[in-house]
RNA sequence: AGUUCGCCGGACGGCCGCGGGAGAAAUCCCGAGGAAAGUCCGGACUCCACAGGGCACGGUGCUGGGUAACUCCCAGGCGGGGCGACCCGACGGACAGUGCCACAGAGAACAAACCGCCGAUGGCCCCCCUUUUUGGGAGGCACAGGCAAGGGUGAAACGGUGGGGUAAGAGCCCACCAGCGAGCCGGGUGACCGGCCGGCUAGGCAAACCCCACCGGGAGCAAGGCCAAGCAGGGACAACGACGGCCCGUCGGACAAGUCCCGGGUAGGCCGCGACAGGCGACAGGCAACUGUCGUCGCAGAUGGAUGGUCGUCCUAGACAGAAUCCGGCUUACAGGCGAACU
RNA sequence: GCCGGAGUAGCUCAGCUGGUAGAGCAGCUGAUUUGUAAUCAGCUGGUCGGGGGUUCGAUUCCCUUCUCCGGCU
Numbered sequence: 001a002g003u004u005c006g007c008c009g010g011a012c013g014g015c016c017g018c019g020g021g022a023g024a025a026a027u028c029c030c031g032a033g034g035a036a037a038g039u040c041c042g043g044a045c046u047c048c049a050c051a052g053g054g055c056a057c058g059g060u061g062c063u064g065g066g067u068a069a070c071u072c073c074c075a076g077g078c079g080g081g082g083c084g085a086c087c088c089g090a091c092g093g094a095c096a097g098u099g100c101c102a103c104a105g106a107g108a109a110c111a112a113a114c115c116g117c118c119g120a121u122g123g124c125c126c127c128c129c130u131u132u133u134u135g136g137g138a139g140g141c142a143c144a145g146g147c148a149a150g151g152g153u154g155a156a157a158c159g160g161u162g163g164g165g166u167a168a169g170a171g172c173c174c175a176c177c178a179g180c181g182a183g184c185c186g187g188g189u190g191a192c193c194g195g196c197c198g199g200c201u202a203g204g205c206a207a208a209c210c211c212c213a214c215c216g217g218g219a220g221c222a223a224g225g226c227c228a229a230g231c232a233g234g235g236a237c238a239a240c241g242a243c244g245g246c247c248c249g250u251c252g253g254a255c256a257a258g259u260c261c262c263g264g265g266u267a268g269g270c271c272g273c274g275a276c277a278g279g280c281g282a283c284a285g286g287c288a289a290c291u292g293u294c295g296u297c298g299c300a301g302a303u304g305g306a307u308g309g310u311c312g313u314c315c316u317a318g319a320c321a322g323a324a325u326c327c328g329g330c331u332u333a334c335a336g337g338c339g340a341a342c343u
Numbered sequence: 344g345c346c347g348g349a350g351u352a353g354c355u356c357a358g359c360u361g362g363u364a365g366a367g368c369a370g371c372u373g374a375u376u377u378g379u380a381a382u383c384a385g386c387u388g389g390u391c392g393g394g395g396g397u398u399c400g401a402u403u404c405c406c407u408u409c410u411c412c413g414g415c416u
Base pairs, nucleotide, nucleotide: 001343002342003341004340005339006338007337008336010314011313012312013311014310015309016308018031019030020029021028022027033320037331038330040329041328042327043326044325045220046219047218048217052248053247054246055245057216058215059214060213061212062076063075064074065073066072077091078089079088080087081086092211093210097209098208099205100204101203114151115150116147117146118145121144122143123141124140125139127137128136129135159177160176161175162174163173164172178201180198181197183196184195185194186193187192224271225270226269227268233262234261235260236259237258240252241251242250276298278297279296280295281294282293283292284291285290315318344415345414346413347412348411349410350409353368354367355366356365362399370386371385372384373383374382392408393407394406395405396404
């Protein structure tokens, strides 16, 4: 000068307050965060049926493991970046099919020929040899035709470099390199890696439709349950509801104060509601994420919604921000400081 | 709290399957008129809310973030 991981994020005391719990009372105990945030994922919980089958729709996407589960975490593989510690990656399939590749450019996907190179072969012109024909030789034209090396366009032009070869050229041939193979051998649980062999070149896009594999029933604590108070009834009913996009299937649902719809009334209380995938410590297993056993702790719970005010001392002068069903993640915001390992 | 939707010119809105972003009103200039309005012709005006990614290329596809709006007792 950096990289990674972990942690703290004003401290102490006095006085006055606020919410909750215990207690007969005095009084005692507890009282925001690493993100409580965004609501982006995943679950728990509750109701609908105990959550069923198929299609559709949506999500995930290297491998192995962890977990209640995940789009999360750990370890590894491959690719990319960095001198390095290390960081980043939606990272299955483009020989199933369809589609797209604007502009520029000759040509953009079973390629094409603008400039250019050649013109060996065929054609035309002209000269020489030959008595003539036939034939042979030299030169020219760029007509047929051949080429794809070089220039140029583009994000991308159908392997790269070198040599041979040729009329000029080209995987046409060879060496090395890259890439391909649903070939073989070896290693690894696997992704994959190493070696040999083969044929000589195969464009990109799936965060385009799609294919393949796996996962997903719907709604959400304003879920849902109980009590009290209050009001005015009306209509429909084997229709309908659970059921949401569709189909199947199942269940509920008849003469009653049963179900559904419209209308009317209430704006109160209690539960759900915090003891759990809990925190901390030790030991054991594991590279790790994590798991198991033992010990220990009790750590907010409001419903107009509490955690504040003031004084004193100290320092490096205090950032982002405040629970509302709970938990595990991710992402975003954050003054400043500490520790460990490494380059 | 829980669940949905939308950001494009000064205003109201288009832009579906990626290829140089448009319309109406408003504004400015000119014509017409004695003058104004109306009308006609032309012009100006865009970080596509911000950042990142996929792609040769993003208003469009994906992620994240900000702002606004709506529903549910």
Molecule: RNase P RNA; transfer RNA
Organism: soil metagenome